This is a predicted structure of a 71-nucleotide RNA (transfer RNA) from a Streptosporangiaceae bacterium. The organism belongs to Streptosporangiaceae, within Bacteria. Its mean pLDDT, the model's own confidence on a scale to 100, is 81. It matches the Rfam family "tRNA". About the family: Transfer RNA (tRNA) molecules are approximately 80 nucleotides in length. By type it is a transfer RNA. Its family is annotated with triplet codon-amino acid adaptor activity in the Gene Ontology.
RNA sequence: GCCCGCAUAGCUCAGCGGCAGAGCACCAGGACGACAACCUGGGGAGGCACGUUCGGCUCGUGCUGCGGGUA
Repeated sequence: GCCCGCAUAGCUCAGCGGCAGAGCACCAGGACGACAACCUGGGGAGGCACGUUCGGCUCGUGCUGCGGGUA
């Protein structure tokens, strides 16, 4: 240089055109003599831009970052 993959919550991951979910973490309450575990509830997210579409996290293009392959 070229090719491929990935980018979603603090972390690890789902979802893949119409509602963004889970576990852990965090916060509040409950229970306990107290702490942990446990129970209930809560806050928080689709790398950036453009395009396609009635509608984009999802499809296309470019860019950025990370990983892998090849010479």